[in-house]
A computed fold for a 473-nucleotide part of an RNA from a Phycisphaerales bacterium, annotated as small-subunit ribosomal RNA, 5' domain. It was read from a public genome assembly.

Context: one part of a larger RNA
């Protein structure tokens, strides 16, 4: 000099646009962040112009694997780049075919009953787009090529909207290969599912990813194996560049969701707001038992130099479900806190010399500064205050939290400070103080004339900031 997710001191008008737990991934009180569908289904309940409408629990389908948080872990089982084959995909888009028949349950409910409760139990009894069964097979798997296996569901306002079989697609996603990714040799050997074969199991799929048997290989000074640290990358700060740091905010990938393990459901998870077992902690018990899990948005205590409202809307834009009306949504849009940071504007303009008073200083009883500064005079209306109104966000109808825009009234009011002044570095005089007090980024000032302390005048520099302290280059 430049830069910051800053802090800290004095200082403080306004608006736009961004940021705003960097430390304890340490614990959390209350809300609140994933629900929706009666056009899948029986019962129930309310209302009814008897046409129908409407309502909440239960089965049923579809989401909840997405969207938000966070960086503990990980040095490669991760990230980038450039390649690659053995692979999977629900909803979307195109294509060919189907949608025949039968059956038995069980949740709701009703009766009894356990239980402090949290949550059950027996018995009867209902429906379905649940559930099983035949029955057909365009394609489809298995194959010793002869042959086997194998599907389906309706709904309704008759327009449509599902349901199954299979082939292609599109995004998406497993999986593999080469290069590259901090410090350490006071870490030199390391390793037996360890390297490789053959077999088999297991996946969606390759493959010691598992297991039997074989051979003994594989890996290392071009750093194996140990040990610290560390998410990664597009970026981002500097820098002429080369590099050197650096990964907050946004945008892709990767991990994790109170530790650790564990599978179950699905197309998809070994699953933040499912489940199950174990620790560790808070609760709650009628002591036999149970309940929880903000690393979602608010918040609250703690830590710390330090970091926001327990606010509004689903009006926009995405997302779930729905035929659709619509509902949900703390994603996400807005407001609200902080000068945290860029950026804009403002604190007045123009005349005014009795060069007022005040203060300060000197060559000292008059002169210099401050200083056109201020009083006066005469304007002008930025913001801010206060009224009426509607362009735009709103997508051609309907829908604005909240923004934003035009017009009027009042009227210089309401709005400047910090640091510095020996040299480096622009800017000095006097006083106090006497190597004390005290400054200090260097080199260095203060021991009686201190442009260096301290306090005034004065000046110099930024200016709603200005300095300090820390961190990069």
């Nucleotide at each position: 000099g430049a830069u910051u997710g800053a802090a800290c001191g004095c200082u403080g008008g306004c608006g736009g646009c961004a940021u705003g737990g960097c430390u304890a991934a340490a614990a959390c009180a209350u809300g609140c962040a994933a629900g929706u569908c009666g056009a899948a289904c029986g019962a129930u309940c309310c209302c009814u112009u008897c046409g129908g409408g409407g309502a909440g629990a239960g089965u049923g389908g579809c989401g909840a694997a997405a969207g938000g948080g966070c960086g503990a872990g990980g040095a490669a089982u991760a990230g980038a780049a450039u390649c690659g084959a053995a692979c999977g995909u629900a909803c979307c888009c195109c294509a060919a075919g189907g949608u025949g028949g039968g059956g038995g349950a069980u949740a709701g409910c009703u009766u009894c009953u356990g239980g402090a409760a949290a949550c059950g139990g027996a018995a009867g009894g209902u429906a379905a787009u649940a559930c099983c069964c035949c029955a057909u097979g365009u394609g489809c798997u298995c194959u010793a090529c002869g042959g086997a296996g194998g599907a389906a569901a309706g709904g309704u306002u008759u327009a449509c909207c599902g349901c199954c079989u299979c082939g292609g697609g599109a995004g998406c996603g497993g999986c593999g290969a080469u290069u590259c990714u901090c410090c350490u040799a006071u870490c030199a050997g390391g390793u037996a599912g360890u390297u490789g074969g053959u077999g088999a199991g297991g996946u969606a799929a390759c493959g010691g990813c598992u297991c039997a048997c074989c051979a003994a290989g594989c890996c290392g000074a071009a750093g194996a194996c140990g040990g610290g640290u560390a998410g990664c990358g597009g970026g981002u700060g500097u820098g002429a560049g080369a590099g050197c740091a650096u990964g907050a905010c946004c945008c892709g990938c990767c991990g994790c969701a109170u530790c650790g393990g564990g599978a179950c459901u699905g197309a998809g998870a070994c699953a933040c707001u499912g489940c199950c077992c174990g620790g560790a902690c808070u609760c709650c018990u009628a002591c036999g038992g149970g309940a929880g899990g903000c690393u979602g948005c608010a918040g609250u205590a703690a830590c710390g130099a330090a970091u926001c409202u327990u606010c509004c809307g689903c009006a926009a834009u995405g997302g779930g479900c729905g035929a659709a009306a619509g509902c949900c949504u703390g994603a996400c849009g807005g407001a609200g806190c902080a000068a945290u940071g860029c950026c804009g504007c403002g604190u007045g303009u123009g005349g005014g010399a009795u060069g007022a008073a005040g203060c300060a200083u000197c060559u000292u009883c008059g002169a210099u500064g401050u200083g056109u500064a201020a009083a006066c005079c005469a304007c002008u209306g930025u913001c801010a205050g206060g009224g009426u109104c509607u362009a735009g966000g709103a997508a051609u109808a309907c829908u604005g939290a909240c923004c934003a825009g035009a017009c009027c009234c009042a009227g210089a009011g309401g709005a400047a400070g910090g640091g510095c002044c020996g040299g480096c570095u622009a800017a000095u005089u006097c006083c106090g103080u006497g190597c004390c007090a005290g400054c200090a980024g260097c080199c260095g000032c203060g021991g009686u004339a201190a442009u260096a302390c301290g306090g005034a005048a004065g000046g110099c520099c930024c200016g709603a900031g200005c300095g300090u302290u820390a961190a990069u280059c």